[in-house]
RNA sequence: CUUCCCGUGGCGCAAUGGUAGCGCGUCAGACUUCUAAUCUGAAGGCUGCGGGUUCGAGCCCCGCCGGGAAGU
Repeated sequence: CUUCCCGUGGCGCAAUGGUAGCGCGUCAGACUUCUAAUCUGAAGGCUGCGGGUUCGAGCCCCGCCGGGAAGU
C1' cells in the first nucleotide's frame, strides 16, 4: 500500500429493508430461619462516526475511525 472480516445494553451474541431481541450479569420482589438455588418483574441501546439511497436502514451504497486476518 492492497484485499477481506468485525464494531449492536456492563459482557457474550441475535435480528428477510418494516415496533432492536436472547443468554449471563445488575436491581427489586416472592420463596427460605438466613444465604444459595428457583420463580416473577424492572432498569439498561437510538446499533462506532458522518453522509447517501428508500415511504421506511442494525441490514443496501460512499467516506472516515477503531480492532483482527491475509498478501506485497